[in-house]
RNA sequence: CGAUAUCCAGAAAGGUGGAGGGAUUAGGCCCUGUGAAACCUUGGCAACCUGCAUGUGCAAGGUGCCAAAUCCUGCCCCCGGUACUUCCGGGGGAAAGAUAAGCG
Numbered sequence: 001c002g003a004u005a006u007c008c009a010g011a012a013a014g015g016u017g018g019a020g021g022g023a024u025u026a027g028g029c030c031c032u033g034u035g036a037a038a039c040c041u042u043g044g045c046a047a048c049c050u051g052c053a054u055g056u057g058c059a060a061g062g063u064g065c066c067a068a069a070u071c072c073u074g075c076c077c078c079c080g081g082u083a084c085u086u087c088c089g090g091g092g093g094a095a096a097g098a099u100a101a102g103c104g
Stems, first nucleotide, its partner, number of pairs: 004100004012042005020031003026073003043066003047063003050059004070096001075093007
């Protein structure tokens, strides 16, 4: 970099730190001095791989994760509120992203 699968479930305390954070850009919304990011320690979860039983559980070794659906929207299509252009609501898809096993 390309391809595949999944992404409305689940799971936080302490220490250092001292103002930002929620991937990116824009809008919305939200978290945050009752202490953000980051780092460390301990704990936890169980998505993928793995192991054991077999249709769904158990374990927690590897990767991963521990606010909110990947926080929501953006592009395309469909349905409804009305009447194709605005607005609102719902559904499907795409793009982008994250994670995993594996390939070059």

Notes: This is a predicted structure of a 104-nucleotide RNA (SAM riboswitch aptamer (S box leader)) from an uncultured Holophagaceae bacterium. Its mean pLDDT, the model's own confidence on a scale to 100, is 78. It matches the Rfam family "SAM riboswitch aptamer (S box leader)". Rfam describes the family as follows. The SAM riboswitch is found upstream of a number of genes which code for proteins involved in methionine or cysteine biosynthesis in Gram-positive bacteria.